[in-house]
Record summary:
The RNA shown here (Group I catalytic intron) has 214 nucleotides and comes from Candidatus Halobeggiatoa sp. HSG11. Taxonomically the source falls in Candidatus Halobeggiatoa (Bacteria, Pseudomonadota, Gammaproteobacteria, Thiotrichaceae). Rfam family: Group I catalytic intron. Gene Ontology term of the family: Group I intron splicing. Rfam's curators write: Group I catalytic introns are large self-splicing ribozymes. They catalyse their own excision from mRNA, tRNA and rRNA precursors in a wide range of organisms. The core secondary structure consists of 9 paired regions (P1-P9).
RNA sequence: CAAGGGACUUAAACAAUUUGAGCACCUUAGGCGAAAUCCUUUUGUGAAUGGGGUCUAAUUCGGUGAAACCUGUAAGAUGGCAAUGCCGAGCUAAGUUUAAUUCAGUUAUCUGGAUUAAAAAAGUGUAGAGGCCAUACGGCUCCUACCUGAAUAGAUUUUUCUCUUGAAAAGUUUAAAGGUAAAGACAUGGUCCAGACCACAAACAUACUUUAUG
Numbered sequence: 001c002a003a004g005g006g007a008c009u010u011a012a013a014c015a016a017u018u019u020g021a022g023c024a025c026c027u028u029a030g031g032c033g034a035a036a037u038c039c040u041u042u043u044g045u046g047a048a049u050g051g052g053g054u055c056u057a058a059u060u061c062g063g064u065g066a067a068a069c070c071u072g073u074a075a076g077a078u079g080g081c082a083a084u085g086c087c088g089a090g091c092u093a094a095g096u097u098u099a100a101u102u103c104a105g106u107u108a109u110c111u112g113g114a115u116u117a118a119a120a121a122a123g124u125g126u127a128g129a130g131g132c133c134a135u136a137c138g139g140c141u142c143c144u145a146c147c148u149g150a151a152u153a154g155a156u157u158u159u160u161c162u163c164u165u166g167a168a169a170a171g172u173u174u175a176a177a178g179g180u181a182a183a184g185a186c187a188u189g190g191u192c193c194a195g196a197c198c199a200c201a202a203a204c205a206u207a208c209u210u211u212a213u214g
Base pairs, nucleotide, nucleotide: 008022009021010020011019012018013017023046024045025044029040030039031038050143051142052141053140054139055138060089061088062087063086064085065084069080070079090124091123092122096119097118098117099116100115101114102113103112104111105110128193130192131191132190133189134188144181145180146179147178148177152175153174154173155172156171157170158169159168160167161166198214199213201211202210203209
C1' cells in the first nucleotide's frame, strides 16, 4: 500500500441506539510490599492482551443470591424471565506432596520404577430439560517477551581508611528470586434431542409458566 473479516464478552428491547452483568485499560483515594506487581474504591473508555507439550476424569444429592426488562401501581410491594455470583456433602484425569508394599541400583543409606491409600490446589455440582464426541478460554508443565531488583551469591567501577592484604561507603551488572501476558465452558465447537409456530383443553388476576393431544 492492497484485499477480506471484525469492532472486548454476554443478556434484553433490536433498525438506530440504549440499559444490565462480567473483564481490561486510563483517572481518583486507600491498603500490602524493598520494588515491580497485587487487593479494594471511584470516573471515563473499549485500542491491545504470546507460543509448545501433556491430561480431559468425576460429571451425583441438596441449598442460597441476582440487575436491566416484563407484570402491576398515583408511587410501590408481589410475581415472572434471566445474563449469572456462590455454598455444603460426595466424587475426580494428568501433575505435585506424604505414607505403605514391592523391584532394581548403591550401600554412610539414599536414588529411581511399579502398585495401593491419603492430602492440598483445581474441577464437578452450575446446558435450551438433557445424551454423546472433540478439544480449550480449563488443570499441569516448559519456552518466549517485558517489569522489579531489598535481603542472598558472583563479577566490576569510584572514593576513604588501613596497609599489601583487607574493611567501609556509593554505584553498575549477572544469576537465583518475585511478578505481568483480561474475561467468556451456567455446554465453547459439533451432533442428537428438546423447544420455537398453529389448533384445542386445564391450572393461573396479569405477565409468564406447566401438563397432555393433534